[in-house]
Bacterial RNase P class A, 371 nucleotides, folded computationally. It was read from a public genome assembly, where an Rfam model found it. The prediction has a mean pLDDT of 76. Its Rfam family is "Bacterial RNase P class A". Gene Ontology terms of the family: ribonuclease P activity, tRNA processing and dimeric ribonuclease P complex.

RNA sequence: CCAGACGGCCGGGCGGUCGCGGCGCGGGCUUGCCCGCGUCGAGGAAAGUCCGGGCUCCACGGUGAGAAGGCGGCGGAUAACCUCCGCCCGGGGCGACCCGAGGGAUAGCGCCACAGAAAGCAAACCACCUCUUCGGAGGUAAGGGUGAAAGGGUGGGGUAAGAGCCCACCGCGUUCCUGGCGACAGGGACGGCAUGGCAAGCCCCGCCUGGAGCAAGACCGAAUAGGGGCGUCGCGCGGCUUUGGCCGCAGGGUUCACCGCCCGAGACGCCCGGGUAGGUCGCGAGAACCGUCCAGCAAUGGCCGGUCCAGAGGAAUGAUCGUCGCCCGUUUCGGCGGGAACAGAACCCGGCUUACAGGCCGUCUGGCAUU
Repeated sequence: CCAGACGGCCGGGCGGUCGCGGCGCGGGCUUGCCCGCGUCGAGGAAAGUCCGGGCUCCACGGUGAGAAGGCGGCGGAUAACCUCCGCCCGGGGCGACCCGAGGGAUAGCGCCACAGAAAGCAAACCACCUCUUCGGAGGUAAGGGUGAAAGGGUGGGGUAAGAGCCCACCGCGUUCCUGGCGACAGGGACGGCAUGGCAAGCCCCGCCUGGAGCAAGACCGAAUAGGGGCGUCGCGCGGCUUUGGCCGCAGGGUUCACCGCCCGAGACGCCCGGGUAGGUCGCGAGAACCGUCCAGCAAUGGCCGGUCCAGAGGAAUGAUCGUCGCCCGUUUCGGCGGGAACAGAACCCGGCUUACAGGCCGUCUGGCAUU
């Protein structure tokens, strides 16, 4: 210098003017608005709402089992986790490094498309060998072909041709020893190989999980309607009757009044409690942030010091100008013109995932050149 790997960080700076939301102080009045001042006011993902917790309410005697769902190498971290750190094993890369739902396939069931002779108690298409009456019969599985996968691999011996048939090494299985907290690793002996793969198919084993969510939930609480209680007034008089009613008179409403029509058993007052509208709380001093130090390989934890940092409603958190910085275009090298990622709180926190213009820093790997 070129090509790469991994990790961390930033997400324009300063100033002016106008404006918005919360809180505090002061003032004005038309008592719920206005004015002035001060102070605070989005993110690394505030997003997706996919996991895990705090908090709240409901349910619940304990233990065990079952259902349903989730998780699955080992050790640690954490409030907890499907997260993170370190390590092991397998796979990929020359390497830095990356990827892995990474328990069990002799508990049982099921599946293995297409191709292929054969896909699970193996089988024999081409082929090889022997015999032959030339039709065929028998032996074999090394070679070819199909497939994601063909009943261990390489080499040698052996044979008619062959074959773990025999041998060496590798692989696999059983067992023992050593090292490690452990997952595992290394080594020895034995076995001639039987027992293919799939559990992100059912399933088996082990572990975990009660449900709902801030529209959780708590408090205050109208008007109107409805519920309950108490009090006052009232539900009239006469006749007939088959006890359902009918007729007449009286009463109330309409009306100045009469007729007509309608009503004819509830009306008024006070008190009580529930819910709704609305209001207040929950609601931000916390698994908080910054800095030094300590323990640890690390995740992380701890001591000390400092800071207070949005909170509402669906709504605020902005606009504009100047200047500097960045990018693009242009240039007569003085300048001129243009541009600004993804996105945006609403109970809070820890993760994961996804989106993102441009830029900075650190560690490391491979190659080339020079000294």